[in-house]
Context: one part of a larger RNA
RNA sequence: UUGGGCGUAAAAGGCUUGUAGGUGGCCACGCCAAGUCGGAUGUGAAAUCUCCCGGCUCAACUGGGAGGGGUCAUUCGAUACUGGCGGGCUCGAGGCCGGUAGGGGGAAGUGGAAUUCCCGGUGUAGUGGUGGAAUGCGUAGAUAUCGGGAGGAACACCAGUGGCGAAGGCGGCUUCCUGGACCUGAUCUGACGCUGAGGAGCGAAAGCGUGGGGAGCGAUCCGGAUUAGAUACCCGGGUAGUCCACGCCGUAAACGGUGGGCACUAGGUGUCGGGGGUAUCGACCCCUCCGGUGCCGCAGCUAACGCAUUAAGUGCCCUGCCUGGGGAGUACGGCCGCAAGGCUAAAACUC
Repeated sequence: UUGGGCGUAAAAGGCUUGUAGGUGGCCACGCCAAGUCGGAUGUGAAAUCUCCCGGCUCAACUGGGAGGGGUCAUUCGAUACUGGCGGGCUCGAGGCCGGUAGGGGGAAGUGGAAUUCCCGGUGUAGUGGUGGAAUGCGUAGAUAUCGGGAGGAACACCAGUGGCGAAGGCGGCUUCCUGGACCUGAUCUGACGCUGAGGAGCGAAAGCGUGGGGAGCGAUCCGGAUUAGAUACCCGGGUAGUCCACGCCGUAAACGGUGGGCACUAGGUGUCGGGGGUAUCGACCCCUCCGGUGCCGCAGCUAACGCAUUAAGUGCCCUGCCUGGGGAGUACGGCCGCAAGGCUAAAACUC
């Protein structure tokens, strides 16, 4: 390479959008005939290969004859399928009317509890911390307690096996702006679909730049302990940071360690959103349909564990990726970045 694979063995791109490309519903519709299929002709050297006959005593070897062998060319024809052009359809897809749930996103405002600090009152000798202590704080009046004030950050209960979002992620309350989803009607368009190399956008935390902010927490750092030592675990402090605005960075155990789409394949049970029916005064209950989210479980699959209509089952379409361990996600080069570094990505050597 051909293959075989990608939940945990190597391997699903962090996520979305979308270009090229690949791929694509229904009609016994019409036309074309590129793919496809058939015929004819030409060519497919010799040797080799297969079969038959012959020559060396046999065989190898070798002479003769026949055959086979092409994504080939020309031409004639076929039209089921693929493709092209044209016409039509509505179940895919999208739109529309009506309704629903939601921590989806952005901005502004606002609330209470708590921590800390400041001021004042009461009050006196401790407090704090630990395995035990000490450093620390405190007679310049702490801790405790009451009243007042300042400021920053996060939102107890509700809270869920629950909801929303493409992922990252999203949680006090109110208002404004705004994206998506679901259900019902079956009203419109008429295949407009799926995937998606490049590209573009989004992307936790940490980190970076400029300016603010700084209550608590707290890398680095300084003390106190522990210990043989203790650059730690424990304790007292505490800078960056954590917060805000704008701009970068572009990574992660970015995980369901499971790419996206469509279809098909026993059930049971819980829960969230919506519709219909039954029932009732009504909520509840019961039956059923659609969409989500969990658990259990058959067939099947799996090396096993397990998965099992939310598949890791059965198929089709498209993308990404893997190919023994180390060297190494490194060097070099290129691109990106202010930097940190990121992306792409070897080899020698070695087992």
Predicted 3D model of a 351-nucleotide part of an RNA (small-subunit ribosomal RNA, central domain) from a soil metagenome. The prediction has a mean pLDDT of 87. The RNAcentral record of the full RNA draws on SILVA. Its Rfam family is "Bacterial small subunit ribosomal RNA".